[in-house]
A computed fold for a 524-nucleotide part of an RNA from an uncultured Gammaproteobacteria bacterium, annotated as small-subunit ribosomal RNA, 5' domain.
Its mean pLDDT, the model's own confidence on a scale to 100, is 87.
Its Rfam family is "Bacterial small subunit ribosomal RNA". Its family is annotated with structural constituent of ribosome and ribosome in the Gene Ontology.
RNAcentral holds the full RNA, with entries from ENA and SILVA.
Context: one part of a larger RNA
RNA sequence: UUGAACGCUGGCGGCAUGCUUAACACAUGCAAGUCGAACGGUAACAGCGGAGCUUGCUCCGGCUGACGAGUGGCGGACGGGUGAGUAAUGCAUAGGAAUCUGCCCAGUAGCGGGGGACAACUUGGUGAAAACCAAGCUAAUACCGCAUACGCCCUACGGGGGAAAGCAGGGGAUCUUCGGACCUUGCACUAUUGGAUGAGCCUAUGUCUGAUUAGCUAGUUGGUGGGGUAAUGGCCCACCAAGGCAACGAUCAGUAGCUGGUUUGAGAGGAUGAUCAGCCACACUGGGACUGAGACACGGCCCAGACUCCUACGGGAGGCAGCAGUGGGGAAUAUUGGACAAUGGGCGCAAGCCUGAUCCAGCAAUGCCGCGUGUGUGAAGAAGGCCUGCGGGUUGUAAAGCACUUUCAGUAAGGAGGAAAAGUUGUAGGUUAAUAACCUGCGACCUUGACGUUACUUACAGAAGAAGCACCGGCUAACUCCGUGCCAGCAGCCGCGGUAAUACGGAGGGUGCAAGCGUUAAUC
Numbered sequence: 001u002u003g004a005a006c007g008c009u010g011g012c013g014g015c016a017u018g019c020u021u022a023a024c025a026c027a028u029g030c031a032a033g034u035c036g037a038a039c040g041g042u043a044a045c046a047g048c049g050g051a052g053c054u055u056g057c058u059c060c061g062g063c064u065g066a067c068g069a070g071u072g073g074c075g076g077a078c079g080g081g082u083g084a085g086u087a088a089u090g091c092a093u094a095g096g097a098a099u100c101u102g103c104c105c106a107g108u109a110g111c112g113g114g115g116g117a118c119a120a121c122u123u124g125g126u127g128a129a130a131a132c133c134a135a136g137c138u139a140a141u142a143c144c145g146c147a148u149a150c151g152c153c154c155u156a157c158g159g160g161g162g163a164a165a166g167c168a169g170g171g172g173a174u175c176u177u178c179g180g181a182c183c184u185u186g187c188a189c190u191a192u193u194g195g196a197u198g199a200g201c202c203u204a205u206g207u208c209u210g211a212u213u214a215g216c217u218a219g220u221u222g223g224u225g226g227g228g229u230a231a232u233g234g235c236c237c238a239c240c241a242a243g244g245c246a247a248c249g250a251u252c253a254g255u256a257g258c259u260g261g262u263u264u265g266a267g268a269g270g271a272u273g274a275u276c277a278g279c280c281a282c283a284c285u286g287g288g289a290c291u292g293a294g295a296c297a298c299g300g301c302c303c304a305g306a307c308u309c310c311u312a313c314g315g316g317a318g319g320c321a322g323c324a325g326u327g328g329g330g331a332a333u334a335u336u337g338g339a340c341a342a343u344g345g346g347c348g349c350a351a352g353c354c355u356g357a358u359c360c361a362g363c364a365a366u367g368c369c370g371c372g373u374g375u376g377u378g379a380a381g382a383a384g385g386c387c388u389g390c391g392g393g394u395u396g397u398a399a400a401g402c403a404c405u406u407u408c409a410g411u412a413a414g415g416a417g418g419a420a421a422a423g424u425u426g427u428a429g430g431u432u433a434a435u436a437a438c439c440u441g442c443g444a445c446c447u448u449g450a451c452g453u454u455a456c457u458u459a460c461a462g463a464a465g466a467a468g469c470a471c472c473g474g475c476u477a478a479c480u481c482c483g484u485g486c487c488a489g490c491a492g493c494c495g496c497g498g499u500a501a502u503a504c505g506g507a508g509g510g511u512g513c514a515a516g517c518g519u520u521a522a523u524c
Stems, first nucleotide, its partner, number of pairs: 001522002004520005011371006017364002019329001024327003028324003033074003038071002041067002045065003048061006081282003090207007099199002104195007112146001114144002121136006152161003166187006174181002208254003215245003220242008257279004261272004284305005307318004335361001337360003343357001344355004374404004384395004408465001410460005418451001423445008468513005473494003479508005489496002
């Protein structure tokens, strides 16, 4: 000094920390959704309208708010967990060139005209279930051609190739089949350039132990030409050459995530890598790809394996090293809690929804820090205890008594800050044909707190509710009596104990720390 444990003891608060062991197996709940302003729609709820009547029920209508399931978009590659593997495909530091980058920012150009499907749904069928099959109908920001191409890609420099999608709000003329066209604003979309951010790749140096591991290597080392990738490269392949590494420790074996840091030390150095932060790796074990800007994907897919569960025996389902929690292991490590109020993230125009991230609360003296358990006075030096040389000494101003105080805990009342936004409305500016809509600034109003019986303040009552643990032979601060008699026992080292033990056990007294004190373990 500690992520500690054990023994005895235990008043309060603040701030931290809490499976170091079995990367053992997991019941249950939750942890990633969201968008109706992309779409066809209407299973549920509510409203509205209509019909029937039994007067409070049934039916009808997507008409409105909304919305189960479905198509589609974005996000499930972040956030959260763990340290098994890894001694270098890692990490740290310093460089580099042959790359990609959704959302975001800035620039340039565009957003024309068509087509055919598939879910949902309906019908039929199979199955115990999980689920699946067939036929028919349908929409889109889903899918596919065509047109166009500033810039973009390929090129033998002649040329060739390649895009897109709409949705919502508002509106004075004009046209209208009264749906709208048209204009405009916002969001979205397409191509491309630059940026920002993120990521991939390469090089150098550093990075534990063993020589009772001395030789290792055949895609091995290099070249040429290809393939592959976003991109370099034996990354892969064909051919050619015979190289490459190694006592400055290759290869092999063991151990281990690395770092900022932490801890110790005057420093050099040693030990370590919990919490927090950066990077890496993994997600029951092994392998594989798909989708995508990004994964070879913890709560996605496929295959194999082990295990668990369901089964009508034909076949299916699952993966807590997310948060709680259970069993097991262990000396040992917490609640199946609250809230999205704040911060942040995803989706959305927004309102909002989701968020075991997070913020809080609960448990544990596990640690650090702070406070309290009273203060003053009080000699008859009371009683009792212990010792005694029997005179006394000591416990000891300690107690009692007297006079005060009320921190903290308790009871009651008041009461900040964490809250700014969003919304409604007024006004100014921008945009626009527009005093409309939208955006920005300013003002007013209206509200939003899990914690929370908050912090804090005030009042009330009464010393009232609050001290232990270890040690006392030397090291090492602190001594006497009784018991025991090499016994019982103590012990970190030296060593104590065999009849006067300051060393064992008890008592009185003392010493040291103190809500802790000792012991054990580990490290400097």